[in-house]
RNA sequence: AUCCAAAAUGAGGAAGAGACCGGUAUUAACCGGCACCGAAGGGGCAAGUCUUUAUCAGCCAUGAUGAAGUUGAAACUCUCAGGUAAAAGGACCCAUUUUGGUA
Numbered sequence: 001a002u003c004c005a006a007a008a009u010g011a012g013g014a015a016g017a018g019a020c021c022g023g024u025a026u027u028a029a030c031c032g033g034c035a036c037c038g039a040a041g042g043g044g045c046a047a048g049u050c051u052u053u054a055u056c057a058g059c060c061a062u063g064a065u066g067a068a069g070u071u072g073a074a075a076c077u078c079u080c081a082g083g084u085a086a087a088a089g090g091a092c093c094c095a096u097u098u099u100g101g102u103a
């Protein structure tokens, strides 16, 4: 650098699930209730890594097995938060630009 990472911009693409019931109220919002979704955010964990320890083997170095802890990913999982007509939002993808890094 046409590679990697981060950020910004875009009226770009982008799923799922009750326009649920009751009260206040003008829609939204707020309070209560039942039922659902997973792709803002957030939580959890596998193999493996590392540390300690026990037993066994070994002259030593060390090796094997077990136990405890540490670290450890997601589009998996939880459903706290958020969401369940439209609008808004939306992980992720695309485009442009900027910054940093590497060859």
Base pairs, nucleotide, nucleotide: 003101004100005099006098007097008096009095010094012093013092018034020033021032022031023030035084036083037082041080042078043077044076048071050069051068052067053066054065055064056063057062